[in-house]
RNA sequence: AAGAAUAUGCAGCCGAGAUCCACCGUAAAUCAGGUGGAUGCGGGGGACCCGAUUUUCGGGGCGAAUUCCUAUCAGGAUAGGGCACUUCCAAGCCCGAGCCCGUCAGCUAACCUCGUAGGCACUUGGAAGAGCAGCG
Numbered sequence: 001a002a003g004a005a006u007a008u009g010c011a012g013c014c015g016a017g018a019u020c021c022a023c024c025g026u027a028a029a030u031c032a033g034g035u036g037g038a039u040g041c042g043g044g045g046g047a048c049c050c051g052a053u054u055u056u057c058g059g060g061g062c063g064a065a066u067u068c069c070u071a072u073c074a075g076g077a078u079a080g081g082g083c084a085c086u087u088c089c090a091a092g093c094c095c096g097a098g099c100c101c102g103u104c105a106g107c108u109a110a111c112c113u114c115g116u117a118g119g120c121a122c123u124u125g126g127a128a129g130a131g132c133a134g135c136g
Base pairs, nucleotide, nucleotide: 009132010131012120013119014118018039019038020037021036022035023034024033040116041115042114043113044112045111050106058104059101060100061099062098067077068076069075070074080095081094082093083092085129086128087127088126089125090124
């Protein structure tokens, strides 16, 4: 110095919602915030072909958030979704909303276009696999 083995410790969550550069601003700052651009990630529109034939009972989009029952107006259940790197098994807990377009959109290459928020937490066990850090 490298490799192997063993033991210990660490890792935040939902969501596409992150990184970098420049400028503004500031007494100053490589901080916070804002604006713009790029990259990455996510969504919508949009041919041939294919599909569908069905329009006020309007239709459609984002999202896990759809459907049913009761009739007490507030509950019960449910498709589906989440729980700390990933998968499998088991248990437990939680969600099962809301918003948008505006008469209009199937799929869809080229192409066009939009977003890059917000809200939370102190964490179940086992098996297999993987990553990082420190010490010996």

A computed fold for a 136-nucleotide RNA from a Geobacteraceae bacterium, annotated as c-di-AMP riboswitch aptamer (ydaO/yuaA leader).
Of the family's consensus pairs, 92% are formed in the model.
It matches the Rfam family "c-di-AMP riboswitch aptamer (ydaO/yuaA leader)". Gene Ontology terms of the family: cyclic-di-AMP binding and regulation of gene expression.
The sequence was found by an Rfam model in a public genome assembly.